[in-house]
RNA sequence: GUCUCAUCAAGAGCGAUGGAGGGAACGGCCCUGUGAAAUCGCGGCAACCCCUGAAGCGUCGGGUAGGUGCCAAAUCCGUCAGGCAGCGACCUGGGAGAUGAGGU
Numbered sequence: 001g002u003c004u005c006a007u008c009a010a011g012a013g014c015g016a017u018g019g020a021g022g023g024a025a026c027g028g029c030c031c032u033g034u035g036a037a038a039u040c041g042c043g044g045c046a047a048c049c050c051c052u053g054a055a056g057c058g059u060c061g062g063g064u065a066g067g068u069g070c071c072a073a074a075u076c077c078g079u080c081a082g083g084c085a086g087c088g089a090c091c092u093g094g095g096a097g098a099u100g101a102g103g104u
Base pairs, nucleotide, nucleotide: 001104002103003102004101005100006099007098008097013042014041015040016039017038021031022030023029025079026078027077028076043071044070045069048067049066050063051062052061053060075096080093081092082091083090084088
């Protein structure tokens, strides 16, 4: 990189360095000199892997030392198709994306 499966309306930020961008792409709408990205330190959230509940798969409950992940806004909303007394930050499904586990 790619394939399969699962999940994505909950939750959790301060400081230092830095100095203009960031929210995947595009459109929208936001965040940002009251300091963006990035890096580092410390803290936290969650519970995928993991550990555990007197065999074991699954399910369910419990745990958080370890491996990841995450800590504005629903994955911020939309994008393709369909639905409707209601035309909406509407509903259903898909696509794309993210994260994990396993495979290649």